Source information
Predicted 3D model of a 350-nucleotide part of an RNA (small-subunit ribosomal RNA, central domain) from Botryococcus braunii. Lineage of the source: Eukaryota > Chlorophyta > core chlorophytes > Trebouxiophyceae > Botryococcus.
Context: one part of a larger RNA
């Protein structure tokens, strides 16, 4: 390479959209590109290989003989694929009524509790810790009670629950706006699936400009520990966390599990429709969607596990692995304010 693989061994892009490309439902007609086939041509000779023969044997040498296969033609089949011309509705789509939910975006309002600022009451401690200290405090602290500002987060509900493509969302109401799930019937008529390249969105952290900054808190200061303590604990505290525009583009971005489909026992909880019943309501019960859990059967796995949310059995289309180190490193290109991403070696070594 052929293979084999991809939860933990080495591999699943961090999601997700889609031009190209592969790949694709039932059914009728045509066609004859693919595809099967009859015959033909042709692929020199040597040489390889079956059969004989010649040199005393051999190597050697001659004479015959064959296939697979490639590559051209003429002729012919039409089940499958592509093509063409038509149908259908089971995939997918649109329309109609309903649903549920922290989906996204913007505006408006809240109350708790922090720290500050002002006033009362009030007096020596407060704070901190294994235990001090550093620190605050008689210029009245801490502790209460009154008013004010402020700036981030929203207790309890709250769940093993919901909701989105992930990333992620949660105090309350408001307007705008995506999505999904369910019931019936109508309509489109294969319009599907996946998708290299390209785009878009992407925690935290960082970065650039302006704002904001209560508490928390890299760094940095100071007390302790300790042999030392560039920590762990304690007291301070600055960027940063907040916000607006913009860039970065990575994470154990994880279910370490790519998406579509379609088939295969069962039990049990939650979460949301719909139908029917039962009830005065509520709760409930039976079927029947959609989501999310657990325990386990066949069967798969090296074990661990998975187990109709499959890691079981099949098809289809992407992306990745190919011994450890060396290295996610060197150089080279692209990105990018920068930090650095992204793309990615070999020497040598075991």
């Nucleotide at each position: 390479u052929u293979g084999g693989g991809c939860g933990u061994a080495a591999a699943g892009c961090g999601u997700c959209c889609u031009g190209a490309g592969g790949u694709g439902g039932c059914u009728u007609a045509u066609c004859a590109a693919g595809u099967c086939u009859c015959c033909u041509g042709u692929a020199a000779a040597a040489g390889a290989u079956c059969a004989g023969g010649g040199c005393u044997u051999a190597a050697c040498c001659c004479u015959g003989g064959g296939a697979a296969u490639g590559c051209g033609g003429u002729g012919g089949a039409a089940a499958c694929u592509a093509g063409u011309a038509g149908g259908c509705u089971a995939g997918a789509g649109u329309a109609u009524g309903g649903u549920a939910g922290g989906g996204g975006c913007a505006g408006a309002g809240g109350g708790a509790a922090u720290u500050c600022c002002c006033g009362g009451u009030g007096u020596a401690g407060c704070g901190g810790u294994g235990a001090a200290a550093u620190g605050c405090a008689u210029a009245g602290a801490u502790a209460u009670c009154g008013g004010g500002a402020a700036g981030a987060a929203c207790a309890c509900c709250a769940a093993u629950g919901g909701c989105g493509a992930a990333a992620g969302c949660a105090c309350u109401c408001u307007g705008c706006u995506g999505g999904g799930c369910c019931a019936a019937u109508a309509c489109u008529g294969a319009c599907a699936c996946u998708g290299a390249a390209a785009g878009a969105c992407g925690a935290a952290a960082g970065c650039u400009a302006g704002g904001g900054g209560a508490g928390c808190a890299a760094a940095a200061g100071g007390g302790a520990u300790u042999a030392g303590a560039u920590a762990c604990c304690c007291c301070u505290g600055u960027a940063g966390u907040c916000c607006u525009a913009g860039c970065c583009g990575u994470a154990a971005a994880c279910g370490a599990u790519g998406g579509a489909c379609a088939c295969u026992g069962a039990g049990u909880g939650g979460c949301u429709g719909u139908a029917c019943u039962u009830u005065g309501a509520a709760a409930g019960g039976u079927a029947u969607g959609g989501g999310u859990g657990c325990u386990g059967u066949a069967g798969c796995u090296a074990a661990c596990g998975c187990g109709u949310u499959a890691a079981g059995u099949g098809u289809c289309c992407c992306g990745c692995c190919u011994g450890g180190g060396g290295a996610g490193u060197a150089u080279g290109c692209u990105c990018g304010c920068a930090a650095g991403a992204g793309u990615g070696a070999a020497a040598c070594u075991c």